[in-house]
RNA sequence: UAUUAUUGCUUCUAGGGUUCCGAUCGCUGAGAGCAAGUAGCUUUGCUACAUCGCCCUUGCGAUGACUGGUCCAAGAGAAGCACGCUUAAAACGAUAGCGACACGGCGGGACAAAAGCCCGGGAGGU
Numbered sequence: 001u002a003u004u005a006u007u008g009c010u011u012c013u014a015g016g017g018u019u020c021c022g023a024u025c026g027c028u029g030a031g032a033g034c035a036a037g038u039a040g041c042u043u044u045g046c047u048a049c050a051u052c053g054c055c056c057u058u059g060c061g062a063u064g065a066c067u068g069g070u071c072c073a074a075g076a077g078a079a080g081c082a083c084g085c086u087u088a089a090a091a092c093g094a095u096a097g098c099g100a101c102a103c104g105g106c107g108g109g110a111c112a113a114a115a116g117c118c119c120g121g122g123a124g125g126u
Base pairs, nucleotide, nucleotide: 007082008081009080010079011078012077015072016071020069021068022066023063024062025061026060027059029058030057031056033054034053037049038048039047040046041045083099084098085097086096101121103124107119108118109117
C1' cells in the first nucleotide's frame, strides 16, 4: 500500500415520540345523582318550579416542558440462539476456546411522530 473478515436473527434496555389506551384540563354539550333555594300540600316528608354549586357517566376538544400501557429502538448497549474459525493428522466429528477494537457531524428518509431507527463501522477525524 492492497485485499478479505470484523456476521445474522430474536427478546429486551438506555433512548424516543404521540396513532390507540390511560392521565390531566376545558366545554352556555347530553344524561343521571346529591345538597341548598322558592311555592304548595294530606307537614319531620312529598310534589312542582327555576337556576346555580358539587359529583359521576358519556360526547367533543387540548396537553407528551403527562409518571405510565401500546408503539419505534441501538455498528460503537445486554442476554440468548444461529453462523464462521481453531481444537481437527484424508473424511465426519463430541467438547472447549475465539469472533478484537470502535471518536463522529450537518443534512435527508419512514411510520401518527421522534430518536443512539435507516442512509451509516457513510462524510470527516485520530
About this RNA:
Guanidine-I riboswitch aptamer from Euhalothece natronophila Z-M001, 126 nucleotides, folded computationally. The RNAcentral record of the sequence draws on Rfam. Taxonomically the source falls in Euhalothece natronophila (Bacteria, Oscillatoriophycideae, Halothecacae, Halothece cluster).